Record summary:
A computed fold for a 72-nucleotide RNA from a Methanosarcinales archaeon, annotated as transfer RNA. Rfam family: tRNA. By type it is a transfer RNA. Taxonomically the source falls in Methanosarcinales (Archaea, Methanobacteriati, Methanobacteriota, Methanomicrobia).

RNA sequence: GCCUCGUUGGCUUAGUGGUAUAGCGGCUGACUUGUAAUCAGCAGGUCGCGUGUUCAAAUCACGCACGGGGCU
Numbered sequence: 001g002c003c004u005c006g007u008u009g010g011c012u013u014a015g016u017g018g019u020a021u022a023g024c025g026g027c028u029g030a031c032u033u034g035u036a037a038u039c040a041g042c043a044g045g046u047c048g049c050g051u052g053u054u055c056a057a058a059u060c061a062c063g064c065a066c067g068g069g070g071c072u
Base pairs, nucleotide, nucleotide: 001071002070003069004068005067006066007065010024011023012022018055026042027041028040029039030038048064049063050062051061052060
C1' cells in the first nucleotide's frame, strides 16, 4: 500500500430503511431481624466522525479515524 470484518448506555450485545433492544452493572422501593437471593420500578445511548441518497438512515453510498484478520 491492497483486501476483508468490526465500532450501538459503564460492560456484553439485538436491531439489513419507519418510536434504538435485552442481559449484567447502577439507583429506588417491596420482601428479610439484617445481608444475599427474588420481585417491581427508574435513570443512563442523539448508534466512532463527516458528507451524501431518501419523505424518513444505527441500517444504503463515499471519505476519514480506531481495532482484529489476511496479502504484498

Description: It was read from a public genome assembly.